[in-house]
RNA sequence: GGGUACGUAGCUCAGUGGUUAGAGCAUCGCCCUUAUAAGGCGAGGGUCCCUGGUUCGAGUCCAGGCGUACCCA
Repeated sequence: GGGUACGUAGCUCAGUGGUUAGAGCAUCGCCCUUAUAAGGCGAGGGUCCCUGGUUCGAGUCCAGGCGUACCCA
């Protein structure tokens, strides 16, 4: 330099173009327990990497950029 894949919560990841973007773990509160762990119930936490474009409507499709991993040279 060229190519492929990926970028969504603190972490690991889902998410047919259409109601308010979700799960597990983690954090916090309550219940349970003599206490802790385990277990149960609930809460908080998101500029969906950035900028444009398409569309009535974009996390999702398209273009460019940035970043990460791998392959080729």